[in-house]
RNA sequence: AGGUGGGGUAGAGGCGCAGUGAGCCAUGAGUAGCCAUAACGUUCUUGAGGUCUGAUUAGUUAUGGUUAAAGGGGCCAUUGCCGAAGUUCUGGUGGUUGAUCUCACUACCAGUGCUGGGGUUACAUUGAAUAAGUGUAACACUGUCACUAACAACAAUGCCUAAAGUUGUUGGUGGAGAACUAUCUCACAU
Numbered sequence: 001a002g003g004u005g006g007g008g009u010a011g012a013g014g015c016g017c018a019g020u021g022a023g024c025c026a027u028g029a030g031u032a033g034c035c036a037u038a039a040c041g042u043u044c045u046u047g048a049g050g051u052c053u054g055a056u057u058a059g060u061u062a063u064g065g066u067u068a069a070a071g072g073g074g075c076c077a078u079u080g081c082c083g084a085a086g087u088u089c090u091g092g093u094g095g096u097u098g099a100u101c102u103c104a105c106u107a108c109c110a111g112u113g114c115u116g117g118g119g120u121u122a123c124a125u126u127g128a129a130u131a132a133g134u135g136u137a138a139c140a141c142u143g144u145c146a147c148u149a150a151c152a153a154c155a156a157u158g159c160c161u162a163a164a165g166u167u168g169u170u171g172g173u174g175g176a177g178a179a180c181u182a183u184c185u186c187a188c189a190u
Base pairs, nucleotide, nucleotide: 003188004187005186006185007184008183009182010181011180014082016081017080018079019078020077021076023075024074025073033066034065035064036063037062038061039060040059043058044054047103048102049101050100051099052098085115086114087113089111090110091109092108093107094106095105096104116142117141119139120138121137122136123135124134125133126132144175145174146173147172148171149170150169151168152167153166154165
């Protein structure tokens, strides 16, 4: 001066990621619910199904009156960050209920695997929704590293030339975040 491995710190990608809110707005919705009248007559009782339990002025439909909320979304504010985060599967603890069983959905925790990032489109799924989320695929875009091609520049007392190297720009190919860049430290080896 460089090499290999471990540990730490700080950074970059950009419509970047996620959380919080007694904030504002729209949607939800003239919907659910409640009241009145009429008709029907067991069609009711958990998100679905089964078995019970309960009600029978239970329940359904129509008309009229009255009339929400939650989740999700936009804006604003703010916090933590760059496997940020999301998600398949498995396990555990709860929730959705008058009880119980099975399933489904949902919140959190742990393990495992996948995805560099955002976008557009199509399909599927959740959802009131043509909003938004998630998954898969395709399409370009973008960041990063490696290889490669072209061009340009770069050290010395000065000038010129050649080789190699370094840097930058523009292309091509490929890889993946346990990555990449910078830096500190420990160990090993030369």
Predicted 3D model of a 190-nucleotide RNA (Lysine riboswitch aptamer) from a Bacillota bacterium. It matches the Rfam family "Lysine riboswitch aptamer". Rfam links the family to the GO term lysine biosynthetic process. It was read from a public genome assembly, where an Rfam model found it.